[in-house]
Context: one part of a larger RNA
RNA sequence: GCCGGCGAGUAAUUGGUAGCUGCAAGGUUAAGUCUUUGUCAAGACGUAGCCGUAGUGAAAGCGAGCCUUAAUAGGGCUACUAGUAGCUGCUGAUUGACCCGAAACCAGGUGAGCUAACCGUGGCCAGGAUGAACCCCAAGUAACAUUGGGGGGAGGUCCGAACCGGUGUAUGCUGCAAGAUGCUCGGAUGAGCUGCGGUUAGAGGUAAUAUGCCAAUCGAACCUGGAGAUAGCUGGUUCUCCCUGAAAUAUAUGUAGGUAUAGGGUUAUGUGAAUCACAUUGGGGGUAGAGCACUGAUCGGGUGUAUCUGGCGCAAGCUAGUGCAUCUAGUCAAACUCCGAAUACCAGUGUGUCUGCAUAGCACUCAGCACCCGGGAGCUAAGUUCCGGGAGCAAAAGGAAAACAAACCAGAUCUGCAGUUAAGGUCUCUAAAUGAUACUUGAGUGGGAAAGGAAGUGUACGUCCAAAGACACCUAGGAGGUCGGCUCAGAAGCAGCCAUCCUUCAAAGAAAGCGUAACAGCUCACUAGCCAAGGACGUGUGCGCCGAAAAUUUAACGAGGCUGAAAGUAUCUACCGAAACUCAGGGUUUAUAUUUAAUUUAUUAAGUAUAAGCGGUAAGGGAGCGCUCUGUGUGCUUUGAAGGUCCACCGUGAGGAUGGGCUGGAGCGAUCAGAGGUGAGAAUGCUGGC
Numbered sequence: 001g002c003c004g005g006c007g008a009g010u011a012a013u014u015g016g017u018a019g020c021u022g023c024a025a026g027g028u029u030a031a032g033u034c035u036u037u038g039u040c041a042a043g044a045c046g047u048a049g050c051c052g053u054a055g056u057g058a059a060a061g062c063g064a065g066c067c068u069u070a071a072u073a074g075g076g077c078u079a080c081u082a083g084u085a086g087c088u089g090c091u092g093a094u095u096g097a098c099c100c101g102a103a104a105c106c107a108g109g110u111g112a113g114c115u116a117a118c119c120g121u122g123g124c125c126a127g128g129a130u131g132a133a134c135c136c137c138a139a140g141u142a143a144c145a146u147u148g149g150g151g152g153g154a155g156g157u158c159c160g161a162a163c164c165g166g167u168g169u170a171u172g173c174u175g176c177a178a179g180a181u182g183c184u185c186g187g188a189u190g191a192g193c194u195g196c197g198g199u200u201a202g203a204g205g206u207a208a209u210a211u212g213c214c215a216a217u218c219g220a221a222c223c224u225g226g227a228g229a230u231a232g233c234u235g236g237u238u239c240u241c242c243c244u245g246a247a248a249u250a251u252a253u254g255u256a257g258g259u260a261u262a263g264g265g266u267u268a269u270g271u272g273a274a275u276c277a278c279a280u281u282g283g284g285g286g287u288a289g290a291g292c293a294c295u296g297a298u299c300g301g302g303u304g305u306a307u308c309u310g311g312c313g314c315a316a317g318c319u320a321g322u323g324c325a326u327c328u329a330g331u332c333a334a335a336c337u338c339c340g341a342a343u344a345c346c347a348g349u350g351u352g353u354c355u356g357c358a359u360a361g362c363a364c365u366c367a368g369c370a371c372c373c374g375g376g377a378g379c380u381a382a383g384u385u386c387c388g389g390g391a392g393c394a395a396a397a398g399g400a401a402a403a404c405a406a407a408c409c410a411g412a413u414c415u416g417c418a419g420u421u422a423a424g425g426u427c428u429c430u431a432a433a434u435g436a437u438a439c440u441u442g443a444g445u446g447g448g449a450a451a452g453g454a455a456g457u458g459u460a461c462g463u464c465c466a467a468a469g470a471c472a473c474c475u476a477g478g479a480g481g482u483c484g485g486c487u488c489a490g491a492a493g494c495a496g497c498c499a500u501c502c503u504u505c506a507a508a509g510a511a512a513g514c515g516u517a518a519c520a521g522c523u524c525a526c527u528a529g530c531c532a533a534g535g536a537c538g539u540g541u542g543c544g545c546c547g548a549a550a551a552u553u554u555a556a557c558g559a560g561g562c563u564g565a566a567a568g569u570a571u572c573u574a575c576c577g578a579a580a581c582u583c584a585g586g587g588u589u590u591a592u593a594u595u596u597a598a599u600u601u602a603u604u605a606a607g608u609a610u611a612a613g614c615g616g617u618a619a620g621g622g623a624g625c626g627c628u629c630u631g632u633g634u635g636c637u638u639u640g641a642a643g644g645u646c647c648a649c650c651g652u653g654a655g656g657a658u659g660g661g662c663u664g665g666a667g668c669g670a671u672c673a674g675a676g677g678u679g680a681g682a683a684u685g686c687u688g689g690c
Base pairs, nucleotide, nucleotide: 001690002689003688004687005686006685011095012094013093014092015091016090017089018088019087020086021085022084023083026051027050028049032045033044034043035042036041055062056061065077066076067075068074098236099235101233105226106225107224108223109222110221116200117199118198119197120196121195122194123193124192125190127159128158129157130155134151135150136149137148138147139146163187164186165185168183169182170181171180202218204214205213206212211220239624240623241622242621243620244619249262250261251260252259253258263365264364265362266361267360268359269358270357271356274355276352277351278350279349280348281347282346283345289339290337291336295333296332297331298330300328301327302326303325304324305323306322308321309320310319311318312317368393369392371390372389373388374387375386376385377384398409399408413586414585415584416583418582419581420580424576425575426574427560428559429558433573435572436571437570438569439568440567446562452546453545456543457542458541459540460539461538462537463536464535465534474529475528476527477526479503480502481501484498485497486496509524512523513522514521587614588613589612590611591610592609593608594607595606596605597604598603599602625679627676628675629674630673631672635668636667643663644662645661646660647659649656650655
């Protein structure tokens, strides 16, 4: 891991509520006793007690009334009847209370045969090296000192086996081993190592302290018990069909992943349009917008004023500025408003409408999420966060978006080898147009992106020039006073400053560029000729171009591929396309009508017709299937029970035959009731097998 088996809302007591049954202004016995009896059980007695039949007041008390009060006013509660006992379902409380699960806490014991320390008594440490104190001899000294030699054998001394350790590294990593092995390494006469016996115990011991060790267990050992500790936490919780169907909010909370009450669901009963939608009528409002009349902010100009500031002036005053006021043109505001919608809200009327409300039982929900609209926070950042409105997902399948909870279309009762459409599509993959008409695009734009840039191209418009010849090319001219004056080393159209005239002319600037040291030189403006038909400059707009660099692989059309399109714009006609709609048939729920039957009024059951429904998580409600045992009672079975296995059949399903084949070899089952150790795929479930 797989398969088989086991595996989770139970029981007692006591309340609530619904249904059923008995009796009913009453209902009911408890303990216990008696009779019968198989210790099962049944019947009778037992009236203590409990609930109800009367309330009210704190109470005395009064009483269909009582209380409050000075009150006869007003007000509060009550009366005009239905209860009670049992059974069943759901549910609350108390108990382990659906099951499994802590880490922990407490009590009583067991441990120092591992290890820590200590006590008692024993044992062990090859060999080599070094050579302390001290002693002796000699030299030496006045005597010491000192020197040399010999002896001596100290040391938490040195090297290094046994022994003790465990430095580095490799192997080992389901190992040889729940800590080893190889090489290497530290101590090795000492605070050394070690045998045996003993002592210290968990709120503790021991510890050259590492929170180390105390039997592979240690920030508090282990065993048993309290004990099914507690777990607002995680996981799991077993058959079927039918009806309805949420919430992720408010308030409070030692509260925030829990809970309570409300909100939203469901079931029953009551009420009976009270609901909602649309239309219409009547209301209040101060939002969007707009505005500047208030409160403030704000740009330009004028005027006035100030014991203001600067400049000029002897002064008068003039001039520039500043503040305030005022006029004028133009603006801004969530906490401005002279104004002011649409919606929304309140009420009336009409039409349609199974909606609303109340009471009672039972819940679930309190992490929501992306999207569109109105806003706050943030950076008009976020797949961000916080509110309000909406429609979705959650709890919604189907079609389309290549794939894609939420955006688009559309809400799946079942069957159909029938039809019509929606969104979206119609060259091939791939169902349907290689459809029509007129344009656009040349960029594979389409099929990713900004500021900005550009004789891309279509279209509309404006201002000009042009047969008295435009625009462009080409030919020719582009002059004289004059090298204007000044400046300057020079300054001659062209460093710079000032001025910028006149003449000749078809035309020619005291010069728009290049150039020279300065000149020179080359162009331009301007003019003529040549040529012969449109040209120049702008504005709006459609579609394109550049701007454009990323990491496994083309990879920014799903792909192939597409250019009078298979791209874009506009118009049109066909067709495809879903679980939508329609058609045909079936099931089921509710309502209404109706038929039959059972009968106790009135209900129940079955049938028919019509109408409206039948997606669904949490959850509520309804109806069933199956297992074991008991009662009932009738059947099956060696002419083959249960069980196993295969096939066919019946039922919407859980399931089911007294159908059949093979196997098996002795019991089994229908009906109607009752009782539950009653249904497994999940719990890192338990257990057995493989």

Model confidence (mean pLDDT): 85 of 100. Large-subunit ribosomal RNA, domain II from a Patescibacteria group bacterium, 690 nucleotides, folded computationally. Rfam family: Bacterial large subunit ribosomal RNA. The source organism's lineage runs through Bacteria and Bacteria candidate phyla. The RNAcentral record of the full RNA draws on ENA.